[in-house]
Context: one part of a larger RNA
RNA sequence: AUCAUGUUAAGGGAAUUCGGCAAAAUGGCCCCGUAACUUCGGAAGAAGGGGUGCCUGCCUGGAGAUCAGGCAGGUCGCAGUGACCAGGGGGCUCUGACUGUCUAAUAACAACAUAGCUGACUGCAACUCCGUAAGGACUAGUAUAGUCGGUGAUUCCUGCCCAGUGCGAGUAUCUGAACACUGGUUUCAACCGGACGAAGGACUCGUAAACGGCGGGGGUAACUAUGACCCUCUUAAGGUAGCGUAGUACCUUGUCGCUUAAUUGGCGACUUGCAUGAAUGGAUUAACAAGAGCCCUACUGUCCCUAACAUGAAUCCGUUGAACCUUUUAUCCUGGUGCAGAGGCCAGGGACCCCAAAUGGGAAGUGAAGACCCCGUGGAGCUUUACUGCAGCCUGUCGUUGUGUUACGGUAUUCUUUGCGCAGUGUAGAUGGGAGGCGUCGAUCUGCCCCUUGCGGGGGGCAGGGAGCUGACAAUGAGACACCAUCCUUAGUUUGCUGUAGCACUAACUCGUUCGAGGACAUCGAUAGGUAGGCAGUUUGGGUGGGGCGCCACACCCUCGAAAAAAUAUCAAGGGUGCCCUAAGGUCAACUCAUGUGAGUCAGAAACUCACAGAAGAGUGUCAAGAGCAAAAGUUGGCCUGACGCGAUUAUGAAUAGCAAAUAAUCGCGAGAGGAAACUCGGGUCUAACGAACCAAUACGCCUUCUUGGUGAGGGCUAUUGACUACAGAAAAGCUACCCCGGGGAUAACAGAGUCGUCGCCGGCAAGAGCACAUAUCGACCCGGCGGCUUGCUACCUCGAUGUCGGUUCUUUCCAUCCUGGCUGUGCAGCAGCAGCCAAGGGUGAGGUUGUUCGCCUAUUAAAGGGGAUCGUGAGCUGGGUUUAGACCGUCGUGAGACAGGUCGGUUACUAUCUAUUUGGGGUGUUCGGAGUCUGAGGGUAAGAAAGAAAUAGUACGAGAGGAACUUUCUUUCGUCGCCUCUGGUCGAUCGGUUGUCUGACAAGGCAUUGCCGAGCAGCUACGCGACAAGGGGUAAAAGCUGAAAGCAUCUAAGCUUGAAACCCAGCCUGAAAAGAGACUCCAUUGAGGACAUGGGUAUAAGACCCGCUUGAUAGGCUUGGGAUGUAAGCACGGAGGCAACGACGUGUUCAGUCCGCAAGUACUAACGUCCAAAUCCAGU
Repeated sequence: AUCAUGUUAAGGGAAUUCGGCAAAAUGGCCCCGUAACUUCGGAAGAAGGGGUGCCUGCCUGGAGAUCAGGCAGGUCGCAGUGACCAGGGGGCUCUGACUGUCUAAUAACAACAUAGCUGACUGCAACUCCGUAAGGACUAGUAUAGUCGGUGAUUCCUGCCCAGUGCGAGUAUCUGAACACUGGUUUCAACCGGACGAAGGACUCGUAAACGGCGGGGGUAACUAUGACCCUCUUAAGGUAGCGUAGUACCUUGUCGCUUAAUUGGCGACUUGCAUGAAUGGAUUAACAAGAGCCCUACUGUCCCUAACAUGAAUCCGUUGAACCUUUUAUCCUGGUGCAGAGGCCAGGGACCCCAAAUGGGAAGUGAAGACCCCGUGGAGCUUUACUGCAGCCUGUCGUUGUGUUACGGUAUUCUUUGCGCAGUGUAGAUGGGAGGCGUCGAUCUGCCCCUUGCGGGGGGCAGGGAGCUGACAAUGAGACACCAUCCUUAGUUUGCUGUAGCACUAACUCGUUCGAGGACAUCGAUAGGUAGGCAGUUUGGGUGGGGCGCCACACCCUCGAAAAAAUAUCAAGGGUGCCCUAAGGUCAACUCAUGUGAGUCAGAAACUCACAGAAGAGUGUCAAGAGCAAAAGUUGGCCUGACGCGAUUAUGAAUAGCAAAUAAUCGCGAGAGGAAACUCGGGUCUAACGAACCAAUACGCCUUCUUGGUGAGGGCUAUUGACUACAGAAAAGCUACCCCGGGGAUAACAGAGUCGUCGCCGGCAAGAGCACAUAUCGACCCGGCGGCUUGCUACCUCGAUGUCGGUUCUUUCCAUCCUGGCUGUGCAGCAGCAGCCAAGGGUGAGGUUGUUCGCCUAUUAAAGGGGAUCGUGAGCUGGGUUUAGACCGUCGUGAGACAGGUCGGUUACUAUCUAUUUGGGGUGUUCGGAGUCUGAGGGUAAGAAAGAAAUAGUACGAGAGGAACUUUCUUUCGUCGCCUCUGGUCGAUCGGUUGUCUGACAAGGCAUUGCCGAGCAGCUACGCGACAAGGGGUAAAAGCUGAAAGCAUCUAAGCUUGAAACCCAGCCUGAAAAGAGACUCCAUUGAGGACAUGGGUAUAAGACCCGCUUGAUAGGCUUGGGAUGUAAGCACGGAGGCAACGACGUGUUCAGUCCGCAAGUACUAACGUCCAAAUCCAGU
């Protein structure tokens, strides 16, 4: 020097800055006074004024006080809550009503909560929750209650939509598991089917303060514009009231107004609202807020623009004594090179050795195996209509599990009943027995009723009536009848068992206090169906000029790329395939196409026929391409099925090794087709048209299943079919900013590097316009460069980390020059301009808005230039923006969450080893040691830069209006250096005033930021003062002289003269370590000189430097002078009053007292002393 914490600052007063951050200011008590708004409580200590000490006397209250209040006088100071203590205020807006809560350690907020409002569930053995259960919480509560969810005081309100998803209710019908039932099969099971049929689903209805949602096009009014109105498409419904450029608006700094000199801000409006909107609450609100934005006032060192002071740190001395870090070496700089950013390599330059204090440019400094990005068949947390499961819940069945009854079934049983072919009197169920049976206990018959029916009848009941009816026999027929027995069928009935539905009961069981309540339900167990992110385990592909989004370049075919063998990549270029065809296949035979010309009834450009020309310009299944093909591979016709069975080999697939499916070609055997035959034929003229294992189905047979046979069921072999397009083939959705691990510069974002399309600048040519005229000025199309600032591309360096935008501070550099200087042209009269040339010495400022760079704006200015330096600069600062964790809005998403969308909040580490730089020292060398004075190679420099005014001059010029210059003088602004006489600041030297308290009182002091306040010398300082020429040399552009090449002309080729703030001098600073290490003078072993010590300061971090050292004014002291303060103590007198005592204070003594880092004088005190020290060579010791 600097930092930390404090103190103070003239003038200005927020100009600082993201932002008044920080600081300052305000402050207690008493009196006066107090707005909008308001939920009438507030707002409010609103705001804004006045007072405040001490002394004397008196009054009131009080029992009294060292109590409280008041009145009248007196009196001091800059200042009386004198110190400490102790709100700055006001206005507008946003958000949240409020008090409260929160991320212990980066977020205190607008987030959470809240009262209020509202929805859902819940009747108590409640709902909900914990627990495997027992049991427990809610709850010793009971719908004015409890649980769960949403919203978030009050006030005004809360629109439309039930199509989707949920939730609730219903349900004729459909679907719907197991057990039980039943059919098939089987010895029995397994198994398959049927019927019945719960919950659930389909279906119907309801429900939005459930999840949620709430359109488009066209036309239209007498200016235009707009569109009350109309049309149309469409939806579940099309956004109502409100609010609105918003904490939501991309465009956007919307437009207008106010605020300001100026406003990306703020407020008020408008409003076409990318993408507002109504309890996912809308709007509005008094009060409140360490919340966000803006303005005004007060105030200030935030700033202009810094300065001084105090105390610490630092520095220096003594003692003690860590850590980080450390491959090595190290004196660097510039350029180059290099894995593209080097102290170490190359080139050049620079460079004696050591120490200390500083600064923080570099060591792509230290710190932390990058948190961003990508990768990993890594992890974790979370979500869901991912996959697969599991709790839980709903439901069926069985068990625990009993009794009775009703209805309707099933089954067995009792008693009845039914039975029509024809013929036959007739309604003949079958078989057997059988000659009688029935009847006053009422037969035949009659009437009525009921059931049944094949319409003929049959059966039953009631009434009348009162004695017969019937069979055998005969006929008919296959069968003969009465009656009895056993059966079949139909219908009914009784009883038992059983099923479904309902009702009742009590005894299991459950609850409960004994009474009692419930009750075969529930509970519990088993089983089955449904539901089920409540929970769990997992998955969620690859390629990729980073990743994602997109796409498929992921399986195949053709051409080209492909570089004339083969092979050959890219998200290279151009295309195609995932079939089709019983003929579009096989064979044999016949024929010749496209097109053109000519001719021919309708007939034309095109219908059909004929003739000629016609090597292919046609056709060959295909939206591929290439190759092939003419008595054919094309077209037409005949006959056929080789679009065969079994097997082998070779090639492609597929690297000079291995590899599957698949495909192609050749061959053998067998059986065939066509053809007279030779022969051809294992699909399509060739190259695409495809798929492993497991599993399942189907098919022919064969083998096999535990001693054997049969049956059923199963296993195996063979073949076919079913697919994996991520196509050599897992079973599979997302989020992560709460994140984690392992890796990567194999791979992105910043920066560098390369490139330069883009960007910026320049040039060539000159169409055009410029009244005429390309080139005063402007200049199209086209073309050529340069730069490395923009944006891209690449992915070369860095992912065991090179800190990211902007600002600030500070330095340097380029020129494509903004100003200043010198010139040229002009559509240059002058002034002012326009365009160009030279020129980088200096300058290039202040504000409003915004985080901004940029930009816009304001007032100045000579001008307010453009770039580089890791988009210079975070081991310099800041931290407003971006880019962690919290939160809000809009939009997207079912959701977790996301958004180069907006918004509020959010921890910036490092003691400097080397180098570098700025300073201060020590040593060596320079050939004896020194002292002093110089030289000046070299280095630095801006030491000045610019403006205004006056004179020139109202002149030159100009019709006028206007209006210069050379030169001279004065002044100002900026910059540099120095200084402190003045002015101002500071001034913890000093002096004074004063508050509280303590030292018993006075005096004198301590403490309270130096207690506060008023002054203030020296010193240090700026806001104060002083200084900061001219000139010379060589040039640039340019202007010229002479002058050829080129008999002219020409500033040039030779030569010469001018010409700029630029360059070199001059001027200033430095500079013998300038290794070529300098010069001169003087001194020196008879000691030159120096050092230590000592008194000190014109010096100072330590060293150093300078002065003094008794032959002395070096410091202190003293005296005098000059200053600061402002009149000391003591004493005397006065003093409002008071009976006195007393008494704030005043006056005099007193320009006093006190003090001085200043000057002079004066030896009174202290400067006493000690030590080092100068030769190479030769010879000798």

The part of an RNA shown here (large-subunit ribosomal RNA, half B) has 1181 nucleotides and comes from Methanofollis sp.
The organism belongs to Methanofollis, within Archaea.
The sequence was found in a public genome assembly.
Its Rfam family is "Archaeal large subunit ribosomal RNA".